A computed fold for a 74-nucleotide RNA from a Candidatus Zixiibacteriota bacterium, annotated as transfer RNA. It matches the Rfam family "tRNA". It is annotated as a transfer RNA. A reference for the family is Hou (1993), "The tertiary structure of tRNA and the development of the genetic code", Trends Biochem Sci.
[in-house]
């Protein structure tokens, strides 16, 4: 440098055009003498700026991060 993968909540993880599940963690109350355990609510516009579409995390350019591989030698 060229070639591939991956990027979604704090972490782990769904979702592959129809408006972001789940689980732990976290914070709020219930309860409970206290804790912890239950129960009940809340918590991501998705790596970044564009584009396409009535509608994008899914398409599409362009960058950034990270993993492989390749170059060179016998």
């Nucleotide at each position: 440098u060229g070639g591939g993968g991956u990027g979604u909540c704090g972490u782990c993880a769904a979702g592959u055009g129809g408006u972001a599940a789940g689980a732990c963690a976290c914070g709020a109350g219930c309860c409970u003498u206290u804790g912890g355990a239950g129960c009940u609510c809340g918590c991501a516009u998705c790596g970044c700026a564009g584009g396409u579409u009535c509608g994008a995390a899914u398409c599409c350019u362009g960058c950034c991060a990270c993993c492989c591989c390749a170059g060179c030698c016998a």